[in-house]
RNA sequence: GCCCUGGUAGCUCAACGGUGGAGCAACUGGCUGUUAACCAGGAGGUUACAGGUUCAAAUCCUGUCCAGGGCG
Numbered sequence: 001g002c003c004c005u006g007g008u009a010g011c012u013c014a015a016c017g018g019u020g021g022a023g024c025a026a027c028u029g030g031c032u033g034u035u036a037a038c039c040a041g042g043a044g045g046u047u048a049c050a051g052g053u054u055c056a057a058a059u060c061c062u063g064u065c066c067a068g069g070g071c072g
Base pairs, nucleotide, nucleotide: 001071002070003069004068005067006066007065010024011023012022013021018055027041028040029039030038048064049063050062051061052060
């Protein structure tokens, strides 16, 4: 330098172009001698960044950045 895969909640990951979710963690409440465990609840998102296509983009297209891999 070229090619491939990926980047979504604190972490691990979902999500046919049509309302962004789950598990765990954290928080609040319940339970109790206390903690843990358990039960319940609500919150937490500029979908890496910038453009483009579209009535509508996490999703499609282009460029950039970051991580991993391959080729030279």
Predicted 3D model of a 72-nucleotide RNA (transfer RNA) from a Candidatus Aenigmatarchaeia archaeon. It matches the Rfam family "tRNA". It is annotated as a transfer RNA. Its family is annotated with triplet codon-amino acid adaptor activity in the Gene Ontology. Its mean pLDDT, the model's own confidence on a scale to 100, is 82.